[in-house]
Description:
This is a predicted structure of a 72-nucleotide RNA (transfer RNA) from a Candidatus Brockarchaeota archaeon. Rfam family: tRNA. Rfam classes the family as a transfer RNA. Its family is annotated with triplet codon-amino acid adaptor activity in the Gene Ontology. RNAcentral holds the sequence, with entries from ENA. The organism belongs to Candidatus Brockarchaeota, within Archaea. The coordinates come from a structure-prediction model, not an experiment, and the mean pLDDT is 81.

RNA sequence: GGGUCGAUCGUCUAAUGGCCAGGAUACCGCUCUUACGAGGCGGUGGUCCCGGUUCGAAUCCGGGUCGACCCA
Numbered sequence: 001g002g003g004u005c006g007a008u009c010g011u012c013u014a015a016u017g018g019c020c021a022g023g024a025u026a027c028c029g030c031u032c033u034u035a036c037g038a039g040g041c042g043g044u045g046g047u048c049c050c051g052g053u054u055c056g057a058a059u060c061c062g063g064g065u066c067g068a069c070c071c072a
Base pairs, nucleotide, nucleotide: 001071002070003069004068005067006066007065010025011024012023013022018055027043028042029041030040031039048064049063050062051061052060
C1' cells in the first nucleotide's frame, strides 16, 4: 500500500428498513430479612464520526477513525 471482518448502555449481547433500540449483569432506590447475601419490584444508562438514499436507517450506500486478521 491492497483486501476481508468488526465497532450498540460500565461489561456482555439481541434487533426483516418501521412497536419507546430489547435482555443479562453491574450501579441506584424500594421491598423482603433480626442483619448481610439471595429473591421480588422499579429506575439510570447506548447505536464510533461525517454525509447520502428513503415517507422512515443501528440496519442500505460513500468517506473517515479505531481494532483484528490476510496478502505484498